The RNA shown here (transfer RNA) has 73 nucleotides and comes from a Sphingobacteriia bacterium.
The RNAcentral record of the sequence draws on ENA.
Taxonomically the source falls in Sphingobacteriia (Bacteria, Pseudomonadati, Bacteroidota).
Rfam family: tRNA. Gene Ontology term of the family: triplet codon-amino acid adaptor activity.
Order: sequence, then structure tokens, then C1' cells
RNA sequence: GGUUGAGUAGUUCAGUCGGCAGAAUUUUUGUCUGUUAAACAAACGGUCCCUGGUUCGAUCCCAGGCUCAACCG
Repeated sequence: GGUUGAGUAGUUCAGUCGGCAGAAUUUUUGUCUGUUAAACAAACGGUCCCUGGUUCGAUCCCAGGCUCAACCG
């Protein structure tokens, strides 16, 4: 330098052939227990990497950029 893939909650990851974004885990609170842990319940937590474009409407489609990974040279 080229090709391909990835970027979504603090972390690990789903997601929808375009219509108000989810799980697990972490944290906090409550229930339970002699206490802790475990278990159960709830809450908090998101500019869906950035900028444009298409569209009534974009996390999703298109273009460009940024970062990471693999492969080729």
C1' cells in the first nucleotide's frame, strides 16, 4: 500500500430485509438470612465511532473519514 471484517450500556455481545434500542454482567436499593455470600425483585446506565447523502422516517441503506483485527504484498 491492497482486501476483508469489526465499532451499540462501565464490560462482553445481540438486534431489526428502515418505524420509540435489548440481554448477560458490573454498580445501587430492597426481600430473604443470626451475619456475609448465594438466590429473587427493582432501579441506574446509550449523542448505536464521526461527517455528509437517500428517505416522511436511518443503529440499519449509500459515500467519505477515524480506530482496531486478520490476510496479501